[in-house]
Context: one part of a larger RNA
């Protein structure tokens, strides 16, 4: 000189846009963060209707469908959070997969055929303090399952294919394997074949310190044969062989997520990885599959473990590194806010539910930026202070006076735009369709705004409401006087103070920077 996720110290008007647990991967009260589908299914069956009794306000029966605990569905593997771990199972970049997988979405092709038997809720009995549950009857389904059928799939065997990477590709053969409904389209299921997302793996290069770590390895290195996985591989196993890495740093040891960047330099370089994007790891601490296209799954599951909390002592419950909050650590970091209005996300056909994602709005001078705290005139050079050589000088056009404007902030009133290609309702409506239902596809019209007393623009009054903090010996812009007297005390280096201190405190002046200013801290 920059800069900072900053912190103290004084002091503070407004706006406008970003940022705030760097410390304890400390422990957490309490509310919320993941549903959602009745157009998959039994069951519940409220309002309203209408019909019949009649005691004229109840009944019965119908019709309607609001509501929803449960089975079934997709979803929960996204999105938030953290960086403890990890020096390469990780990043970054380039390839490679003829070694793979891929729900939902696309496009193409074939099909959707016959049967069956349970369970859950519900009802009854019942154990338990509680979580949670046993037993019986009974009952659906797009939940579960037999069979029929499927060239292309998957599978045994033949043959042909001769170079393109041959573990190939063509043709036959053995044995195997769908499917579900709804109300008609629609919307689903089956099965193959392709897109396109998204992953898994593999290989080349990278990426801190320590040699006062020099030798490490025995599923170690390779083969064979098989396991296993979507899928290559000693990834695993069982024989065999003796390898393999290593001064171009093996092996341990310490630290550390990684990149884009970001900060600094003219640049090489050097520090750095907060917001924001990518990828990775982890979710109280250790291991483990389950389910699933996907997980070895923050708000799932089972075993151990500390730890908290309930208990009728028999047993149970819990995980904020989501959002807000609490405590606690610390120089230090914020509301237990509003809304789904917009943009995404999940589930529905749609209405439409949820969404602490996300947009807002608090709370902080934490950064950066932009405005203000007035404008002109005004010499009697006022008063006062402060120096004085007692002549004066200096604060000083400064103030007073005069005249003027009114940003912003007060105050009145009006006000976009972020909302539409969304969603309704009406009309239409030879394209679907048996169809004047309905749908796609057009035209009209109403509706939706958390922020919000929004931005902007306008009335109204008044100069009215708004400057301070460092500093003045050189280094570095800016001096004098009182006070102290190697004392108090200053100091980044030099050093200043032991009686005229421009260096300590205070005063007057100055000087710098300004809603901020110095200080300290770590960087370049």
């Nucleotide at each position: 000189g920059a800069a900072u996720g900053a912190a103290c110290g004084c002091u503070g008007g407004c706006g406008g846009c970003g940022u705030g647990c760097u410390u304890a991967a400390c422990a957490c009260a309490u509310g919320c963060a993941a549903g959602u589908c009745g157009a998959a299914c039994g069951a519940u069956g409220a309002a309203g209707c209408c019909u019949a009794g009649c005691u004229u306000g109840c009944u019965a029966g119908g019709u309607g469908g609001a509501u929803u605990a449960g089975u079934g569905g997709c979803g929960c593997a996204c999105g938030g959070g953290u960086g403890a771990g990890u020096a390469a199972u990780a990043u970054a970049u380039a390839g490679g997969u003829a070694a793979c997988g891929u729900g939902c979405c696309u496009c193409u092709u074939a099909g959707u055929c016959u049967g069956g038997g349970a369970u859950a809720g519900c009802c009854a009995u019942u154990g338990g303090a509680a979580a949670c549950g046993a037993u019986g009857a009974u009952u659906a389904a797009u939940a579960c399952u037999g069979g029929a059928u499927a060239c292309u799939c998957c599978u045994u065997c033949u043959c042909a294919u001769u170079a393109u990477a041959a573990u190939u590709u063509g043709a036959g053969u053995u044995g195997g394997g769908a499917a579900a409904g709804u109300u008609u389209u629609u919307c689903g299921c089956u099965a193959a074949g392709a897109g396109a997302u998204c992953g898994g793996c593999c290989u080349a290069u990278u990426u801190c310190c320590c040699a006062u770590c020099a030798g490490g390895u025995a599923g170690u290195u390779g083969g064979u044969a098989g396991u296993g996985u979507a899928a290559g591989a000693g990834a695993c196993u069982a024989c065999c062989a003796a390898g393999c890495c290593u001064a171009u740093g093996a092996c341990g040891g310490g630290u550390a997520g990684c990149u884009g960047g970001u900060c600094u330099g003219a640049g090489a370089g050097g520090a750095u990885g907060a917001u924001c994007a990518g990828c990775c790891a982890c979710a109280c601490u250790g291991g483990g599959a389950c389910u699933g296209a996907g997980a070895c799954a923050c708000g799932g599951c089972c075993c151990a473990g500390a730890c908290u909390c309930c208990u009728a002592c028999g047993g149970g419950a819990g995980g904020c590194a989501g959002c807000a909050g609490u405590g606690g650590g610390g120089a230090a970091u914020a509301u237990u806010g509003g809304a789904c209005a917009a943009u995404g996300g999940g589930c529905g056909a749609a209405a439409g539910c949820c969404u602490g994602a996300u947009c807002c709005a608090g709370c902080a001078a934490u950064a950066c930026c932009g405005c203000g705290u007035g404008u002109g005139u005004g010499a009697a050079g006022a008063a006062g202070g402060c120096c004085u050589g007692u002549g004066g000088g200096u604060u000083g056009u400064a103030a007073a006076g005069c005249a003027c404007u009114u940003u912003c902030a007060a105050u009145u009133g009006g006000g976009a735009g972020g909302a539409a290609u969304a969603c309704c309702u009406g009309c239409u409506g030879a394209g679907a369709u048996a169809a004047u239902a309905u749908c796609a596809g057009g035209c009209a019209g109403a509706u939706u705004g958390a922020c919000a007393u929004u931005a902007c623009c306008u009335u109204u009054a008044g100069a009215a409401g708004a400057a301070g903090c460092a500093c003045c010996g050189g280094c570095u812009a800016a001096c004098u006087c009182c006070g102290u007297g190697c004392c108090a005390g200053c100091a980044g280096c030099c050093g200043c103070g032991g009686u005229a201190a421009u260096a300590c405190g205070g005063a007057g002046g100055g000087u710098g920077c300004a809603a901020g200013c110095g200080u300290u801290a770590a960087u370049c």